Predicted 3D model of a 346-nucleotide part of an RNA (small-subunit ribosomal RNA, central domain) from an uncultured organism. The coordinates come from a structure-prediction model, not an experiment, and the mean pLDDT is 86. Rfam family: Bacterial small subunit ribosomal RNA. The full RNA is in RNAcentral, with records from Greengenes.
Context: one part of a larger RNA
RNA sequence: UUGGGUUUAAAGGGUGCGCAGGCGGAAUAUUAAGUCAGUGGUGAAAUCCUGCAGCUUAACUGUAGAACUGCCAUUGAUACUGAUAUUCUUGAAUAUAGUUGAGGUGGGCGGAAUGUGUAAUGUAGCGGUGAAAUGCUUAGAUAUUACACAGAACACCGAUUGCGAAGGCAGCUCACUAAACUAAUAUUGACGCUGAGGCACGAAAGCGUGGGGAGCAAACAGGAUUAGAUACCCUGGUAGUCCACGCUGUAAACGAUGAUCACUCGCUGUUGGCAAUACAUCGUCAGCGGCUGAGCGAAAGCACUAAGUGAUCCACCUGGGGAAUACGAUCGCAAGAUUGAAACUC
Repeated sequence: UUGGGUUUAAAGGGUGCGCAGGCGGAAUAUUAAGUCAGUGGUGAAAUCCUGCAGCUUAACUGUAGAACUGCCAUUGAUACUGAUAUUCUUGAAUAUAGUUGAGGUGGGCGGAAUGUGUAAUGUAGCGGUGAAAUGCUUAGAUAUUACACAGAACACCGAUUGCGAAGGCAGCUCACUAAACUAAUAUUGACGCUGAGGCACGAAAGCGUGGGGAGCAAACAGGAUUAGAUACCCUGGUAGUCCACGCUGUAAACGAUGAUCACUCGCUGUUGGCAAUACAUCGUCAGCGGCUGAGCGAAAGCACUAAGUGAUCCACCUGGGGAAUACGAUCGCAAGAUUGAAACUC
């Protein structure tokens, strides 16, 4: 490289948008670039292959043929692909009317809890654990009540629920904004799919500047436990967690399952629409789940939300270690990220 693969054995990019490229619905006409056929030219010799011949044979050599699977020109064929032109509506999109949701961004508001402060009541403990101790407390704690302030998170509803491309999204409300679905027509007329590079988004932790800081809590300190205990348990506690702006760009970023399209037995629950008949059913579209058959699979299992049957495009894999490495390059304030070997070894 060909091939074979990528849920769990190595292997799906974290996710989207999208330039180039690759692939692409139906009909008619023209063309003849690809494609197919014929003819002509060329394709040096040697080599290779076949026949015959010469050295006693062979290697070797000579001779004749075939071959040189290619290229060029020309004449035709026109199914398929391409190109051009004209149409079409089923793919795609738009318009109209509804519906849905923790989709996003920015304001405003709310109650519970926690902590702190002040005041009051009140007196000797509180707290914590397996048991304790550190800790707090007669300078009046813990507990109870009232008021005030602060920050963060939103109990119940709540669900195999819903929304979002993924990350993710949950108190209430307002403004702005994106999307999906359904119904029946109408409009455009292939406008589509995928997508190397590229661009954008991207949990947590971390970094920079400035705020904020209730609770929690790496580091750290103390108390226990223990042979030890740089831990698990307890008392404290700083970064951080929160906000604004900027960076980082990684995760078991998981459905460990790329995107799109078509086809393929049933049963059942549920979310959002629509329609029918009429009062508990049935149909249909789009989702989210459970079970099961064919088929597939090494099996576990998957099974119209495929890991089944096919098509197009992209990404990736090729024994374990060395190696989440080295070197170089790019990016980054740094931490580091991306790309990514070899020697050697089993």